[in-house]
Context: one part of a larger RNA
RNA sequence: UCCGGGGAGUUCGUGGGAGUGGCAAGGUUAAGGGACAGGAGUCCCGGAGCCGCAGGGAAACCGAGUCCGAAUAGGGCGCAGAGUCACUCUCAGGAGACCCGAAGCCAGGCGACCUACCCCUGGCCAGGGUGAAGGUCCGUUAAUCCGGACUGAAGGCCCGAACCCGUUGACGGGGCAAAGUCAUGGGAUGAGCUGGGGGUAGCGGUGAAAUGCCAAUCGAGCUUGGUAAUAGCUGGUUCUCCCCGAAAUGCCUUUAGGGGCAGCCCCAGGGGCCCCCUGAGGGAGGUAAGGAAAUUGGAUGGGUGUGGGGGCGCGAGCUUACCAAUCCCAACCAAACCCAGAAUGCCCUCAGGCAUGCCCUGGGAGUGAGACGGUGGGGGAGAAGCUUCAUCGUCGAGAGGGAAACAGCCCAGACCGCCAGCUAAGGCCCCCAAGUGCAGACUGAGUGGGAAAGGAUGUGGGGAUCCCCAGACAGCCGGGAGGUUGGCUUAGAAGCAGCCAUUCCUCUAGGGAGUGCGUAACAGCUCACCGGUCGAGGGUUCCUGCGCCGAAGAUGUAACGGGGCUAAGUCUGCCGCCGAAGCUGCGGAUUCGUCCCUUCGGGGACGAGUGGUAGGGGAGCGUCCCCUGUGCAGAGAAGGGGUCCGGGAACGGGCCGUGGAGCGCAGGGGAGUGAGAAUCCCGGA
Numbered sequence: 001u002c003c004g005g006g007g008a009g010u011u012c013g014u015g016g017g018a019g020u021g022g023c024a025a026g027g028u029u030a031a032g033g034g035a036c037a038g039g040a041g042u043c044c045c046g047g048a049g050c051c052g053c054a055g056g057g058a059a060a061c062c063g064a065g066u067c068c069g070a071a072u073a074g075g076g077c078g079c080a081g082a083g084u085c086a087c088u089c090u091c092a093g094g095a096g097a098c099c100c101g102a103a104g105c106c107a108g109g110c111g112a113c114c115u116a117c118c119c120c121u122g123g124c125c126a127g128g129g130u131g132a133a134g135g136u137c138c139g140u141u142a143a144u145c146c147g148g149a150c151u152g153a154a155g156g157c158c159c160g161a162a163c164c165c166g167u168u169g170a171c172g173g174g175g176c177a178a179a180g181u182c183a184u185g186g187g188a189u190g191a192g193c194u195g196g197g198g199g200u201a202g203c204g205g206u207g208a209a210a211u212g213c214c215a216a217u218c219g220a221g222c223u224u225g226g227u228a229a230u231a232g233c234u235g236g237u238u239c240u241c242c243c244c245g246a247a248a249u250g251c252c253u254u255u256a257g258g259g260g261c262a263g264c265c266c267c268a269g270g271g272g273c274c275c276c277c278u279g280a281g282g283g284a285g286g287u288a289a290g291g292a293a294a295u296u297g298g299a300u301g302g303g304u305g306u307g308g309g310g311g312c313g314c315g316a317g318c319u320u321a322c323c324a325a326u327c328c329c330a331a332c333c334a335a336a337c338c339c340a341g342a343a344u345g346c347c348c349u350c351a352g353g354c355a356u357g358c359c360c361u362g363g364g365a366g367u368g369a370g371a372c373g374g375u376g377g378g379g380g381a382g383a384a385g386c387u388u389c390a391u392c393g394u395c396g397a398g399a400g401g402g403a404a405a406c407a408g409c410c411c412a413g414a415c416c417g418c419c420a421g422c423u424a425a426g427g428c429c430c431c432c433a434a435g436u437g438c439a440g441a442c443u444g445a446g447u448g449g450g451a452a453a454g455g456a457u458g459u460g461g462g463g464a465u466c467c468c469c470a471g472a473c474a475g476c477c478g479g480g481a482g483g484u485u486g487g488c489u490u491a492g493a494a495g496c497a498g499c500c501a502u503u504c505c506u507c508u509a510g511g512g513a514g515u516g517c518g519u520a521a522c523a524g525c526u527c528a529c530c531g532g533u534c535g536a537g538g539g540u541u542c543c544u545g546c547g548c549c550g551a552a553g554a555u556g557u558a559a560c561g562g563g564g565c566u567a568a569g570u571c572u573g574c575c576g577c578c579g580a581a582g583c584u585g586c587g588g589a590u591u592c593g594u595c596c597c598u599u600c601g602g603g604g605a606c607g608a609g610u611g612g613u614a615g616g617g618g619a620g621c622g623u624c625c626c627c628u629g630u631g632c633a634g635a636g637a638a639g640g641g642g643u644c645c646g647g648g649a650a651c652g653g654g655c656c657g658u659g660g661a662g663c664g665c666a667g668g669g670g671a672g673u674g675a676g677a678a679u680c681c682c683g684g685a
Base pairs, nucleotide, nucleotide: 001685002684003683004682005681006680011095012094014092015091016090017089018088019087020086021085022084023083026051027050028049032045033044034043035042036041055062056061065077066076067075068074098236099235101233105226106225107224108223109222110221116200117199118198119197120196121195122194123193124192125190127159128158129157130155134151135150136149137148138147139146163187164186165185168183169182170181171180202218204214205213206212211220239620240619241618242617243616244615249262250261251260252259253258263367264366265364266363267362268361269360270359271358274357276353277352278351279350280349281348282347283346290339291338296334297333298332300330301329302328303327306324307323308322309320310319311318312317370395371394372393373392374391375390376389377388378387379386400411401410402409415588416587417586418585420584421583422582426578427577428576429563430562431561435575437574438573439572440571441570442569448565454549455548458546459545460544461543462542463541464540465539466538467537475533476532477531478530479529481506482505483504486500487499488498512527516525517524589610590609591608592607593606594605595604596603597602621674623671624670625669626668627667628666629665630664631663632662639658641656642655643654644653645652646651
């Protein structure tokens, strides 16, 4: 991992509700007893008790009424007759209460053969080194002290085997081993190591103290019991078909991944047009856009201005290109300002339409983690696949087609069958179904097929304005002068370092007291300006379509799904086609409604439905056992193999062979009644 078997809403009693049945102003017995029977049991007795038949009040009490009250106001709760007992289903609460799962808590025992410490009694420590005190002798001294040699053998002394330990590294890691091996290392006469015997026990012991150790277990051992502890948590929960079908919100919660009530779903009974849509009429409101005379505030410039600040002054005071209330002017801003004020939405009435919507009562739920998208707001940074509201949609619980792939986007809501048709979104060169469609225009960037600020004689369309055949724009030829080297400054300053100047006048077709280069300063080259040549458009600016640059990333083109495309790109218009589980056609099933028929089982027509998680409701299939009835079977039961057939499903049946002794069917009853999942349990491969 697979296969087989096992494996989870049960039972009892008490209530709520529904269905069915008995009796009914009544209903019913409990314990217990009797009769019968082989027994399960059946029938009878037993009226204690319980529920109902009257309520109201705290009560006294009164009573179809009663309570509050002064009340024969008013109002509350009642009266104008339906219950009760069983059985079945369902739900609640009490019990282990659908199943498995803790860590734990408590009680009683068992443990010191491991290990910690202690007690008693034994054992062990090769060899080498060092050489304390003391002692002896000698020297020395007045005598000591002291010194020397020898002796001596102390030490939690030194080196190092046994022994004990476990420092560092490697190996090992499903091992040799649930802690080892190898090398290296520490202690090795001591607080040493060790054998045997004994002691201390879990709310405890022991601890040179690490929460260490107390039998591979220790922040409280193990074991049995309480025990099916509890688990607002995780996982699992077994046959079929049909109808409906949610929620992820509000309030409260020692509450936030749990609950209670409400909301939303289902079922039953009742009401009946109350729901919804459209139209008409009436109404509440202060949002959007708009406005600014006025309210509340904000913010800018100017004026006015008193006050403040600064400076001066001993002071009175003076002063100020500082700040600023108020008022004025100008132009503004506002969710929590004002004026005026929509659309939509909301409320009421009426009419029309329309389903089964709406409302009431009762029973059963689930949900109370939502997600993304559009729109309107708040938070954030006018960030987030961000967060929080509102509103609509989709997913959730929704398959199909499109978006290459892609819950939440676009199209569209799958009852079943069909080798039929039409369409939606999206597409129609090939992959790939359908146009290498038509007309016009744009793009030349593979733009299309990723991106900003910003940049640019890219190119198409449109507007404004200026110049121009009395010759524009560009090029080329020529001129570009004189006063004058303007004045000042300066070493110099001559158009061209700098400063000044309304920068003037002359000759002129025209030429600046000079546009740039240049010189030390001049010179020189240019420009403005003018003439000529040429001969037809030229310059500036604004709006707009499509393009260009800006443009660097990690395995490999890799920013069209691919091929590939100059249309197979982009814009406008048009025709055709493809394209889905949409719509249609044909056949079939089923639910609900209406109508018709009915032998009451049902049948038919028409209409509207039949995606679906949690969940509600309905109808069935199969397994085991029992009762009654009826069948099959050694001429072959069940079971098992194969094959064929039937049914809307669970399933049912025929035949062949296997097997070798039991088994069906109909009606009814009862359950240890359905397996793929639980790191499920047991067995096998």
A computed fold for a 685-nucleotide part of an RNA from a Dehalococcoidia bacterium, annotated as large-subunit ribosomal RNA, domain II.
Its Rfam family is "Bacterial large subunit ribosomal RNA". Gene Ontology terms of the family: ribosome and structural constituent of ribosome.